[in-house]
RNA sequence: UUCUUAUCCAGAGAGGUGGAGGGACUGGCCCUUUGAAGCCUCGGCAACAGACUCAUUCAGAGUACUGUGCCAAUUCCAGAAGCGUUUAACGCUUGAAGAUAAGAA
Numbered sequence: 001u002u003c004u005u006a007u008c009c010a011g012a013g014a015g016g017u018g019g020a021g022g023g024a025c026u027g028g029c030c031c032u033u034u035g036a037a038g039c040c041u042c043g044g045c046a047a048c049a050g051a052c053u054c055a056u057u058c059a060g061a062g063u064a065c066u067g068u069g070c071c072a073a074u075u076c077c078a079g080a081a082g083c084g085u086u087u088a089a090c091g092c093u094u095g096a097a098g099a100u101a102a103g104a105a
Stems, first nucleotide, its partner, number of pairs: 001105008013042005021031003025079004043071003048067003051063004075097001080094006
């Protein structure tokens, strides 16, 4: 990097450094000098895999030790196709794209 499977309406931020961007992409809409990204420290959330405990026919429940991940807004909303209400908007379904984990090449 590609492929497969699962999940994505829940949850969880302070300090230091830095000094203008950030929210993947496009459009919208937001966040940001009352300090963006990045980096560091400490803290937290979750429970995907491993480990351990309990239970066990299968399934499962728990801990949070290890490896990741995450801590504005539903993946912030939409993007392609369709349906409904209804007449320019709203709602719904599926998909695409993306993110994360595990496995494979």
The RNA shown here (SAM riboswitch aptamer (S box leader)) has 105 nucleotides and comes from Lentibacillus sediminis.
Of the family's consensus pairs, 97% are formed in the model.
The prediction has a mean pLDDT of 85.
NCBI's taxonomy places the organism under Bacteria, Bacillota, Bacilli, Bacillaceae, Lentibacillus.